This is a predicted structure of an 88-nucleotide RNA (c-di-GMP-I riboswitch aptamer) from Desulfosporosinus sp. OT. NCBI's taxonomy places the organism under Bacteria, Bacillota, Eubacteriales, Desulfitobacteriaceae, Desulfosporosinus. Its mean pLDDT, the model's own confidence on a scale to 100, is 86. The model forms 95% of the base pairs in the Rfam consensus.
[in-house]
RNA sequence: CUGCGAUAAAGGCAAACUCAGUGAGAGCUGAGGACGCAAAGCCACGGGUCUCCCACACCUUAGAGUGGAAGAUAGCCGGGUUACCGAA
Numbered sequence: 001c002u003g004c005g006a007u008a009a010a011g012g013c014a015a016a017c018u019c020a021g022u023g024a025g026a027g028c029u030g031a032g033g034a035c036g037c038a039a040a041g042c043c044a045c046g047g048g049u050c051u052c053c054c055a056c057a058c059c060u061u062a063g064a065g066u067g068g069a070a071g072a073u074a075g076c077c078g079g080g081u082u083a084c085c086g087a088a
Base pairs, nucleotide, nucleotide: 004086005085012037013036017032018031019030020029021028022027035075041081042080043079045078046077047076048073049072050071056067057066058065
């Protein structure tokens, strides 16, 4: 340095749920709270999943409806990138 990851040390993050805010929604932010996490740090590049106010397409007498990411998810997987510690 690369890989690897311990009932190690020092620290870190924080699911569900509750409250407040925000958004059409998925969701996000803050506080509380810990199910878990060795990248559960960061990046939507590939796949997946979720959402549909508006645009668009289909359908309809009309409305309703259906489809549809450019929206969301990095705690779904892969990939990229940066990083603490050091037993085997």